[in-house]
């Protein structure tokens, strides 16, 4: 100087895995949100208020999935750094 190893870090890919992502079901008959027929309440009306059901949402629950986010793990490629460690080569 030149090639092996062996280890950390970083970067990037890949494999699993999993959820605060992704799908579906159920739903707030414990108490969320919107929106409120009928009805009720004020009102002389006009109209206003609150709201039960019916619908929507969401959250929670259950079932499934890694396709996107995420996170986690390895006898995981591949690149750049850095450390140790051997071999030859040259002075």
């Nucleotide at each position: 100087g030149a090639c092996c190893c062996c280890c950390c870090a970083c970067g990037u890919g890949g494999u699993g895995c999993u959820a605060u992502c992704c799908c579906g079901c159920c739903c707030a008959a414990c108490u969320c949100c919107c929106c409120c027929a009928g009805g009720u309440c004020a009102g002389g009306a006009a109209u206003g208020a609150a709201g039960c059901a019916a619908g929507g949402g969401u959250a929670a629950g259950c079932g499934g999935g890694c396709c996107c986010u995420g996170g986690c793990a390895g006898g995981u490629g591949c690149g750049u750094g850095g450390g140790g460690g051997g071999u030859c080569c040259u002075c």